[in-house]
């Protein structure tokens, strides 16, 4: 001079299930059944406390395949699988340590 960790800063991406239960309300002869708001249980970073969480190319955040396979569970996109698949949101700041390259003094 170049490169480059951690870390910032902006701006983008992304996901919100399942089950119990209350009221209401749709049905309805009565029920099965459905929908809104609420309470609570379950994994989770996160189930809309959100100005909050998680990823942002070394990219399983997340979405397709999927009403997929296996297991386990009151269930469930809960666990693995499928995943070297197919898709998926960026620029800059930054120089303690480290590397390269070139100069100059001894």
């Nucleotide at each position: 001079u170049c490169a480059a960790a951690a870390g910032g800063u902006u701006g983008g991406g992304g996901g919100u299930g399942u089950c119990u239960u209350g009221c209401u309300c749709c049905a309805a002869a009565a029920a099965a059944g459905g929908a809104a708001c609420g309470a609570g249980a379950c994994u989770g970073a996160g189930a809309u406390c959100a100005u909050a969480c998680c990823c942002u190319g070394u990219g399983a955040a997340c979405c397709u395949g999927a009403a997929c396979c296996g297991g386990a569970u009151a269930a469930u996109a809960c666990c693995g699988g499928c995943g070297u698949a197919g898709g998926g949101a960026a620029a800059c700041c930054g120089a303690u340590c480290u590397g390269a390259a070139c100069g100059c003094g001894u």
This is a predicted structure of a 106-nucleotide RNA (TPP riboswitch aptamer (THI element)) from a Balneolaceae bacterium. It matches the Rfam family "TPP riboswitch aptamer (THI element)". Rfam describes the family as follows. Vitamin B(1) in its active form thiamin pyrophosphate (TPP) is an essential coenzyme that is synthesised by coupling of pyrimidine and thiazole moieties in bacteria. The coordinates come from a structure-prediction model, not an experiment, and the mean pLDDT is 76. It was read from a public genome assembly, where an Rfam model found it.